The prediction has a mean pLDDT of 81.
This is a predicted structure of a 74-nucleotide RNA (transfer RNA) from a Candidatus Woesearchaeota archaeon.
The sequence is in RNAcentral, with records from ENA.
NCBI's taxonomy places the organism under Archaea, Nanobdellati, Candidatus Woesearchaeota.
RNA sequence: GGGCUCUUAGUUUAGCUAGGUAGAACAAUUGGCUCUUAACCAAUAGGUCAGGGGUUCGAAUCCCCUAGAGCCCA
Numbered sequence: 001g002g003g004c005u006c007u008u009a010g011u012u013u014a015g016c017u018a019g020g021u022a023g024a025a026c027a028a029u030u031g032g033c034u035c036u037u038a039a040c041c042a043a044u045a046g047g048u049c050a051g052g053g054g055u056u057c058g059a060a061u062c063c064c065c066u067a068g069a070g071c072c073c074a
Base pairs, nucleotide, nucleotide: 001073002072003071004070005069006068007067010026011025012024013023020057028044029043030042031041032040050066051065052064053063054062
């Protein structure tokens, strides 16, 4: 220098193929249970979907650019 893949909650990630309410587990908080803790049960909160632009009635999803990470080739 060229090609490919990835970036979503504090962490690990689903959803992208087929555009239409942003989900799960763990963690956190509160409550229940318990003599207490842990475990268990219930509830709650937590997301500019890496950044910008475009297409569209509507974008995490499609297109372009940029940044970061990984792999391959030279």